[in-house]
RNA sequence: UGAGUUGGUCAGGCGAUCGCUGCCGGCAUAGCCGGUGGAGGAAAGUCCGGGCUCCAACGGGUCAGAGUGCCAGGUAACGCCUGGGGGGCGCGAGCCCACGGAAAGUGCAGCAGAAAGGAAACCGCCUGGCUUUGCCAGGUAAGGGUGAAAAGGUGCGGUAAGAGCGCACCGCGCGGCUGGUAACAGGCGUGGCGAUGGUAAACCCCACUCGGAGCAAGACCAAAUAGGGAUUCGUGUGCCGUGACCCUCGGCGGAUCCGGGUAGGUCGCUACAGGCGGGCGGUGACGCCCGUCGCAGAUGAAUGAUCGUCCAAGACAGAACCCGGCUUAUCGACCAACUCGCUUU
Numbered sequence: 001u002g003a004g005u006u007g008g009u010c011a012g013g014c015g016a017u018c019g020c021u022g023c024c025g026g027c028a029u030a031g032c033c034g035g036u037g038g039a040g041g042a043a044a045g046u047c048c049g050g051g052c053u054c055c056a057a058c059g060g061g062u063c064a065g066a067g068u069g070c071c072a073g074g075u076a077a078c079g080c081c082u083g084g085g086g087g088g089c090g091c092g093a094g095c096c097c098a099c100g101g102a103a104a105g106u107g108c109a110g111c112a113g114a115a116a117g118g119a120a121a122c123c124g125c126c127u128g129g130c131u132u133u134g135c136c137a138g139g140u141a142a143g144g145g146u147g148a149a150a151a152g153g154u155g156c157g158g159u160a161a162g163a164g165c166g167c168a169c170c171g172c173g174c175g176g177c178u179g180g181u182a183a184c185a186g187g188c189g190u191g192g193c194g195a196u197g198g199u200a201a202a203c204c205c206c207a208c209u210c211g212g213a214g215c216a217a218g219a220c221c222a223a224a225u226a227g228g229g230a231u232u233c234g235u236g237u238g239c240c241g242u243g244a245c246c247c248u249c250g251g252c253g254g255a256u257c258c259g260g261g262u263a264g265g266u267c268g269c270u271a272c273a274g275g276c277g278g279g280c281g282g283u284g285a286c287g288c289c290c291g292u293c294g295c296a297g298a299u300g301a302a303u304g305a306u307c308g309u310c311c312a313a314g315a316c317a318g319a320a321c322c323c324g325g326c327u328u329a330u331c332g333a334c335c336a337a338c339u340c341g342c343u344u345u
Stems, first nucleotide, its partner, number of pairs: 001341010012310007020038008040316001044327002047325005052214004065210005070084005085099001086097004100205002105203002107199002122144002124140007152170006171193001172191004177186003218267004228258006238252004274293008311314001
């Protein structure tokens, strides 16, 4: 100096004018004045995990459904994060992986190809026969061809030609051993290997997890009007419950009280698994301790508009109960660590 990788930070600055809104103080109060606070790294998607609230009872088991799926750790918890193992990609820093089971069952595999799974022989190779430039019968799976994939691979021996038929190495299965908390790795022995091809974000099997609804949750205060209940007063010579009459009771009337619900209001509501700084422990995620700070809380719903000026010319985007993640969108700038080149010394 160029090209990159990983992690992190910021997200136009300043000033003026006019507004909006939470809180505090004052005036003497439906208002005005002053002070002070007023969006994000994603406030988004609502995809996971929790807090909180109500419903329900779910203490245990079984079935169904959904999700998760290498190991260890972190965390309130997670499908998140960190470290590690295995596989793949990259010269490298580093990145990516739904990474249990196909020796329990079922299913699926277009085209091509002889044959796609207890299969099969098109060309070929070899043996024999014959009516001999071919045909028939048999052997074979080395070679060719098809395919994403062809029944362990390479080599030597062997054979009529071949073949784990035999052997060595590699792979695979099984059983010990060693290292590691473990995933796993290494090594030893053993089995010739038609045992065990692929596919499980196909059904399925195994293991583990999961009750539902969500702040319009929910709690409290509480009119007017209508209706309900209780007590009490009144009794039209009325009407209804009952075909007629009598008595009683109840309803139809007034007053008082009570309770439920609606409008409306208050709470939930923002202080927290909180931010910042430092120390200690840990490879790290993270944990512990000390100090310090107070940082939106609306409910027709505020956080804006205009102008000036500076520069590197400003992206994606707007809270609605809160928090931890993931994913997606995003102009540009900066910081740290690291990698691969080139140049100079």
This is a predicted structure of a 345-nucleotide RNA (Bacterial RNase P class A) from a Halieaceae bacterium. It is recorded under the gene name rnpB. RNAcentral holds the sequence, with entries from ENA. Model confidence (mean pLDDT): 75 of 100. Rfam family: Bacterial RNase P class A. By type it is a ribozyme. The model forms 96% of the base pairs in the Rfam consensus.